[in-house]
Small-subunit ribosomal RNA, central domain from an uncultured bacterium, 347 nucleotides, folded computationally. Model confidence (mean pLDDT): 86 of 100. RNAcentral holds the full RNA, with entries from ENA, Greengenes and SILVA.

Context: one part of a larger RNA
Formats: sequence, structure tokens, C1' cells
RNA sequence: UUGGGCGUAAAGGGUACGUAGGCGGUUUUCUAAGCAUGGGGUGAAAGGCAAUAGCUUAACUAUUGUGAGCCCUGUGAACUGGGAGACUUGAGUGCAGGAGAGGAAAGCGGAAUUCCUAGUGUAGCGGUGAAAUGCGUAGAUAUUAGGAGGAACACCAGUGGCGAAGGCGGCUUUCUGGACUGUAACUGACGCUGAGGUACGAAAGCGUGGGGAGCAAACAGGAUUAGAUACCCUGGUAGUCCACGCUGUAAACGAUGAGCACUAGGUGUCGGGUGAGCGAUCAUUCGGUGCCGGAGUUAACGCAUUAAGUGCUCCGCCUGGGGAGUACGCACGCAAGUGUAAAACUC
Repeated sequence: UUGGGCGUAAAGGGUACGUAGGCGGUUUUCUAAGCAUGGGGUGAAAGGCAAUAGCUUAACUAUUGUGAGCCCUGUGAACUGGGAGACUUGAGUGCAGGAGAGGAAAGCGGAAUUCCUAGUGUAGCGGUGAAAUGCGUAGAUAUUAGGAGGAACACCAGUGGCGAAGGCGGCUUUCUGGACUGUAACUGACGCUGAGGUACGAAAGCGUGGGGAGCAAACAGGAUUAGAUACCCUGGUAGUCCACGCUGUAAACGAUGAGCACUAGGUGUCGGGUGAGCGAUCAUUCGGUGCCGGAGUUAACGCAUUAAGUGCUCCGCCUGGGGAGUACGCACGCAAGUGUAAAACUC
């Protein structure tokens, strides 16, 4: 509790949709609730403030004036609100296009690792700073052929693309969401934000059932070391994968809420359009994504038409460090825990 703030000092909710609420384009007319203004009533006295006066002055005292709010009543140009009507530039729809790892399901493919079988072949292999544990004469490693199975998709690949965020990358098919460009046929403010709410939400974790190649918490062994519950090595179980359900958190980051408008440029790149040119290309325009940079801004770093500049609307959040994102209570959860969220004390 006003103010001032929220990229890095405390502070943007993980993200979206949306209820209430708040805010809202151009124009005509009516209304007069807000608003402005006039009159009346109330507003006790004292006190306050201003002027004047009285005690020699002051303190003190007196007189006059002065008030927000509320009620009644009259008027009103504009603005806000309310009613009715109109408009098209905001918003949306239609139509015509091209781009995309956007999502879901099914099927398919090749490289590689591992394992199995068979052939060749013989004494080592593996691993490290050096070793050892380990594997191997019951024939390993290496190599050739065949087979099994799971997971991930080299190159293309790009401060490239798509998605609200989390995130999305082999190929094909089916279903499906959104954005963009052009047009201006249609609707006619239908908009923005959004407390609660709902949905989505990496990894890890949990439940049930599958699956299990590689990797690998825990664990075992070998080393290292003063020790070594580590770093290194050999193994290795959960897990990682699939289906369904739960959890609901992350440095969920651009550490930067959403929307609209305005404010120098330069240079890449992605998706479209228009014009010129035979063409390479150039000019221009819309939407995205980067870099550099001016005004401005900032404590500085920096930001700078993708703003951290200039304004408006709405939401969230902060208010010294520790105690503490803890205790208690409540809600949710199978649990792990999550959400909400103090105080004593202390500096």
C1' cells in the first nucleotide's frame, strides 16, 4: 500500500483458450446517468485557515469570511455512458494459390550396435596415463554368409522451417489443426485483455500390461589415492521404448506477459505478390527470421520497427538479507511430492 518498479539488481504467471470484470473504431439522432455549471437545504459549537479588532506586544480572546460530502431543483457546447439507425478501415467469412521436422494413426526402408547359427583361421582380444578386473584353446578377437531383435534415423541441414508453449527431423499413405499471399464477393465492431476456471505441458518419477539391441542411476569388481562411498576401466538392474492412466514441475529462458498505434537507416535469409528486362537480375510490397546501427532510452551492459524508444488498454508479479519457498492449515496426488503460504528469532 501511496508511489516507484519487473532483460541482468526483488519482481512476467510454463503456455494457450475462455467466464465474470475492465477497456474499446467512424458517423447521425435522442437521452442527461457520469461530467460541467447556477440556485436552495444540510454540513452543531469549539478547532483550522485568512482578514480585522481588544488586552502596552505576544501567547490568549473576539468579529467577519471560508469547506469536502450528501439531498432537492434548473441548464448544458464537447467528451464518457445508455437507446435507436447507418458505415467499413478493426475483426471474421468466402474464393484462388504456394510453403512447412505442426499433430494423430498405419505401413515400409537402409546403415550401425548386440546376439544366434555356419564357414575360414589361431593365440590372443579388450582396455588405459600405465594397468588390472573381464573375454578367449570348451577356439575368442578378426573375417565371410545367413538369421533374430530393439532403438535411433548419417548425408540433405541452414542464427532454415513449423507449432501457443512444451516441442517437432528416414520414406509412403490416410485423417487433421494453424499461419501466409492475392482478391475485395459477404457479415457489419462481431474487438482487446482476462481474476476464478478448463486444456496442453521437457526430463525424471509412479501404476498396470508388454518390450528390452545399445546406453545406463543403483549395485559389483578392477584401478587411482593418505582415503576415493568419485573422476578412469570391466560388468550391470531399474529406466530409456510401446499402450493406457497418473504426476504438473525445469536456467519451462529472449531470464523480456498479451494486444494496438507511432518513431532514421543498412545488410543477409525463408514463404508469397506486383512491375521492368530476352535473361542473369533489379525495383517495390506483405508476412516471418537474423546481424549491424541512429534518434531515443538505460545505473551500466546493452536494447534499438522482432524495442528494453514514445503512448494507450487489460492481466500477473515485487517491496532488505537469512529464517523459507520452510512450518502449520487447506486443496490435489497411489506415492514421490505439488500448489497456496507465514511467524518467532537474527543481521